SAH (S-adenosyl-L-homocysteine) riboswitch aptamer from Caldimonas caldifontis, 69 nucleotides, folded computationally. Its Rfam family is "SAH (S-adenosyl-L-homocysteine) riboswitch aptamer". A reference for the family is Wang et al. (2008), "Riboswitches that sense S-adenosylhomocysteine and activate genes involved in coenzyme recycling", Mol Cell. The coordinates come from a structure-prediction model, not an experiment, and the mean pLDDT is 78. Taxonomically the source falls in Caldimonas (Bacteria, Betaproteobacteria, Burkholderiales, Sphaerotilaceae). The RNAcentral record of the sequence draws on Rfam.
[in-house]
């Protein structure tokens, strides 16, 4: 670099980057766009115990824990 899994769920929106398309392939327009980050993985299998991140525009909802009344 690629790919997989994770990071709770869902509408709505703006549009940088990526991406596609169109152009004199320049300059731009257009579409698309809010996991792009962060961790762990890329031998397989049982079986017992203990633990577990930090984040992601904006504006609403829902779950989940905690604390208060």
């Nucleotide at each position: 670099c690629u790919c997989c899994g994770a990071g709770g769920a869902g509408c709505g929106u703006u549009g940088c980057a990526a991406g596609g398309c169109c152009g004199c392939c320049c300059a731009g327009g257009c579409c698309c766009c809010a996991g792009g980050c962060u961790c762990g993985g890329a031998a397989u299998u049982c079986a017992u115990c203990u633990g577990c991140a930090a984040c992601g525009g904006c504006g609403c909802u829902c779950a989940c824990c905690c604390g208060c009344a």